A computed fold for a 91-nucleotide RNA from Methylobrevis albus, annotated as TPP riboswitch aptamer (THI element). Its mean pLDDT, the model's own confidence on a scale to 100, is 78. It was read from a public genome assembly, where an Rfam model found it. Its Rfam family is "TPP riboswitch aptamer (THI element)". Its family is annotated with thiamine pyrophosphate binding in the Gene Ontology. Rfam describes the family as follows. Vitamin B(1) in its active form thiamin pyrophosphate (TPP) is an essential coenzyme that is synthesised by coupling of pyrimidine and thiazole moieties in bacteria.

[in-house]
This record gives sequence, structure tokens and C1' cells, in this order.
RNA sequence: GGCAGUGACGAGGGGCGCCCUAACGGGCUGAGACGCACCCUUAGAACCUGAUCUGGAUCGUGCCAGCGGAGGGACGUCACCGGUUUCGAGC
Repeated sequence: GGCAGUGACGAGGGGCGCCCUAACGGGCUGAGACGCACCCUUAGAACCUGAUCUGGAUCGUGCCAGCGGAGGGACGUCACCGGUUUCGAGC
């Protein structure tokens, strides 16, 4: 000096389904089902397309698995740590 890690600030990306009820509201999964929020930002499964997909469960649903070594997909600065690596000087 570079890379990585952690954090902060600002910016950006994203999802919001299923069942019950006349309604209020309640139940399921999950980080989050419109939230004083939550998640993700290229080492990118946050999220989208494929998909009115396929198989298995369920009252039901991306609930689980496949699809997926498929295709897309949103960044800057500073600080800390002293992890890793490179170069130089000295002994």
C1' cells in the first nucleotide's frame, strides 16, 4: 500500500401471501405479510423471470423440495480491527 472483516453515515434495491369472519379482528409460515419496521447492495438465493411450472404435505398458501453449477438483479465515503498478502528500508 492492496484485499478481506466489522461498524457508522448517506444513497439505492426488494417483498407483502394463504385461511377464517358480516365486520372488527383472528390464525399459518417466515427476518419481514404495509411495519416506531424487516431484508439485501456484485464474494449479490434480498428479490424478479421461468411459473396459471413439477413433486410432496396442508383447512389453505412459494408451506417444503426441485427448478438453481439457469437467466436477471441495487454503492459510495469514513472509522475500527491488525486477519491476509505485496513492496521497500534497517539489522